The prediction has a mean pLDDT of 83. A computed fold for a 72-nucleotide RNA from an Acidimicrobiales bacterium, annotated as transfer RNA. It matches the Rfam family "tRNA". Its family is annotated with triplet codon-amino acid adaptor activity in the Gene Ontology. The sequence is in RNAcentral, with records from ENA.

RNA sequence: GCCUCUGUAGCUCAGUGGUAGAGCAGCUGUCUUGUAAACAGCAGGUCGCUAGUUCAAAUCUAGUCGGGGGCU
Numbered sequence: 001g002c003c004u005c006u007g008u009a010g011c012u013c014a015g016u017g018g019u020a021g022a023g024c025a026g027c028u029g030u031c032u033u034g035u036a037a038a039c040a041g042c043a044g045g046u047c048g049c050u051a052g053u054u055c056a057a058a059u060c061u062a063g064u065c066g067g068g069g070g071c072u
Stems, first nucleotide, its partner, number of pairs: 001071007010024004018055001026042005048064005
């Protein structure tokens, strides 16, 4: 330098054009002498960034930045 995969909640990841979700973690409550467990609830996101297409973009396109892999 070229090719390819990837970027979504604190962490691990779903979501392949039409209201952004799960598990774990966190907080509150119930239960307990107390802790843990269990159960109920709550909070947490400018979907890496900038443009484009579209009535509508996390999703499609281009560029750019970070990370993984490959080739020379």